[in-house]
RNA sequence: GCGGGUAUAUAUUAAAGGUAAAUUGUAUGCCUUCCAAGCAUGAGAUAUGAGUUCAAUUCUCAUUACCCGCU
Repeated sequence: GCGGGUAUAUAUUAAAGGUAAAUUGUAUGCCUUCCAAGCAUGAGAUAUGAGUUCAAUUCUCAUUACCCGCU
């Protein structure tokens, strides 16, 4: 220098154009003599910028970060 892949919550993963879901962690409450476990409720995310579309995590382009390969 060229090509390919990945980017969603604290972490690990779903969602394949139509209300962003689950596990874990975390906060509050219940339970318990206390802790743990258990139960209930809540907060928390689509890498960035454009385009297509009535509607984009999803399709297209560019950029950024990381990974792989070629030279």
Transfer RNA from Cyanoptyche gloeocystis, 71 nucleotides, folded computationally. Its Rfam family is "tRNA". The coordinates come from a structure-prediction model, not an experiment, and the mean pLDDT is 83. The RNAcentral record of the sequence draws on ENA.